Transfer RNA from Parcubacteria group bacterium Greene0416_39, 75 nucleotides, folded computationally. Its Rfam family is "tRNA". The family's RNA type in Rfam is transfer RNA. Its mean pLDDT, the model's own confidence on a scale to 100, is 81.
[in-house]
RNA sequence: GGCCCCAUCGUCUAGCCCGGUCUAGGACAUCUCCUUUUCAAGGAGGUAACACGAGUUCGAAUCUCGUUGGGGCCA
Numbered sequence: 001g002g003c004c005c006c007a008u009c010g011u012c013u014a015g016c017c018c019g020g021u022c023u024a025g026g027a028c029a030u031c032u033c034c035u036u037u038u039c040a041a042g043g044a045g046g047u048a049a050c051a052c053g054a055g056u057u058c059g060a061a062u063c064u065c066g067u068u069g070g071g072g073c074c075a
Stems, first nucleotide, its partner, number of pairs: 001074007010028004020058001030046005051067005
C1' cells in the first nucleotide's frame, strides 16, 4: 500500500443476509419494592444500547459510500 471481517445497554449476546410490527429482545450486573428476625435465595417492577458522518428510501441497527477504532491475509 491492497483486500477481507468486526463495532448494539455496565458486560456478554440475538436481530443485519431477506428494511417496516408492541417500548431494539435475552442473560448477568445495578436500583426500588415484596418475602425473611437478618443475610442469601426467590418473586414483581425500573434504568440502560445500534462507533461517527453522509446517501438511497415514504421508512435504515439492517442497504450503499466515507471516517475512526480493532482483528486477519497478501505485498